Source information:
The RNA shown here (c-di-GMP-I riboswitch aptamer) has 89 nucleotides and comes from Massilia polaris. Model confidence (mean pLDDT): 83 of 100. Taxonomically the source falls in Massilia (Bacteria, Pseudomonadati, Burkholderiales, Oxalobacteraceae). The sequence is in RNAcentral, with records from Rfam. Its Rfam family is "c-di-GMP-I riboswitch aptamer". Its Rfam clan is "c-di-GMP_I riboswitch clan".
[in-house]
RNA sequence: AUCUGUUAAAGGUAAACCCCGCGAAAGCGUGGGGACGCAAAGUCAUCGGUCUAACGAGCCCAAGGCUCCAAGACGGCAGGACUGCCAGA
Numbered sequence: 001a002u003c004u005g006u007u008a009a010a011g012g013u014a015a016a017c018c019c020c021g022c023g024a025a026a027g028c029g030u031g032g033g034g035a036c037g038c039a040a041a042g043u044c045a046u047c048g049g050u051c052u053a054a055c056g057a058g059c060c061c062a063a064g065g066c067u068c069c070a071a072g073a074c075g076g077c078a079g080g081a082c083u084g085c086c087a088g089a
Stems, first nucleotide, its partner, number of pairs: 002089004012038002017033003020029003036076001042082003048077001049074003056068005
């Protein structure tokens, strides 16, 4: 340096749910609690996929509702890129 990743050791992280805060929502946090799990569940969003639909457009007589729409969101959906501990070969 490359490949492999169950066992071990040292650690790391933190799902659901509850509280606080932000957001229209999805969802998010230099937050608190809590652990389902994760060998990259570390980082990256103009590849794909999924979620939301504010703004905008259209429809309905209207209140309001419905439909479409991402430049919003998800890296713990998956591909890809970069980086990393230990062990073995």